A computed fold for a 269-nucleotide RNA from a Clostridia bacterium, annotated as Bacterial large signal recognition particle RNA.
It is recorded under the gene name ffs.
Its mean pLDDT, the model's own confidence on a scale to 100, is 79.
Its Rfam family is "Bacterial large signal recognition particle RNA". Rfam's curators write: The signal recognition particle (SRP) is a universally conserved ribonucleoprotein involved in the co-translational targeting of proteins to membranes. Rfam links the family to the GO terms SRP-dependent cotranslational protein targeting to membrane, signal sequence recognition and signal recognition particle, plasma membrane targeting. By type it is a non-coding RNA gene.
RNAcentral holds the sequence, with entries from ENA.

[in-house]
């Protein structure tokens, strides 16, 4: 070192998800690197982590194993746009509403403002009149079988006669009663009143007289101050999309390059 033949070991990897955890089905990124059967309502394993069963390669520049550069993608935070969403009135502004100011619009004012001054009202009482209601008397009707009157037919009694008596029914008027009208008196009440006479009256409010000499209102805009409001902007929590330009970050990470170092076994020559 050379030829045979045999084994190891390679015949693709990664992200996310699932998972007690490895792998694979499927999905997705790099890539090209056998075949068959199982597999998401999952299949198959145990940290020595697919199972089963066939095939090619075969100890190497190809196979493991560090190191350093790069680097495809993929997940996650953080900014930052847009959307729409809960809350916040002790953040700003707009909307209503209050109180206050008096610039500037209207209004009123020398045919006298505001304010003060005097009276008087409105308000309270007490009283008077109307009014209204209610009863009484008055008034017009009816109204007594005897126990109201007055006249008393018949009819009864007394009496010689002459005349008398008492007296039913009837008729009048009336009493107690009973209805009606609604002028008239009188007595009582009241949440009536453009009423009258007194008394009271803190403010407000209208009025009316001198005085008195220019403002007065606060409707409208303005403007200050409060209250309410979650309507607009703002603050804070939280949801989706997109975006991050090599102008954030943090992790897995294929593939490529470049060095290093390991690397069986049997028979011959």
């Nucleotide at each position: 070192u050379c030829g045979c033949g045999c084994u190891a070991g390679g015949c693709g990897g990664g992200g996310a998800g699932u998972u007690a955890g490895c792998g694979g089905u499927g999905c997705c990124c790099u890539g090209u690197a056998c075949c068959u059967g199982c597999a998401a309502u999952c299949c198959g394993c145990u940290a020595u982590a697919g199972c089963a069963g066939g095939g090619c390669u075969g100890a190497g520049u190809u196979c493991c194993c560090g190191u350093u550069c790069u680097g495809a993608g993929g997940c996650g935070g953080a900014c930052g746009u847009c959307u729409g969403u809960g809350g916040g009135g002790u953040c700003g502004g707009a909307c209503c509403u209050c109180g206050a100011u008096a610039a500037g619009g209207a209004g009123u004012g020398u045919u006298g403002a505001u304010c003060g001054u005097c009276g008087g009202g409105u308000c309270c009482u007490g009283u008077g009149c109307a009014a209204u209601c209610g009863a009484a008397u008055g008034c017009c009707g009816u109204g007594a079988a005897c126990c109201a009157u007055g006249u008393c037919a018949g009819a009864u009694c007394c009496u010689g006669a002459c005349g008398g008596a008492a007296g039913c029914a009837g008729c009048a008027u009336u009493a107690a009663g009973c209805g009606g009208a609604a002028u008239a008196u009188u007595c009582g009440g009241u949440g009536u009143g453009c009423c009258g006479c007194g008394g009271g009256g803190a403010a407000a409010c209208c009025u009316g007289a001198a005085u008195g000499g220019a403002g007065c209102c606060a409707c409208c805009u303005a403007c200050c101050g409060a209250a309410u409001c979650a309507u607009c902007g703002c603050c804070c929590g939280g949801a989706g999309a997109c975006g991050u330009a090599u102008c954030u970050u943090g992790u897995c990470g294929a593939g490529g390059a470049a060095c290093g170092g390991g690397u069986g076994c049997g028979c011959g020559g």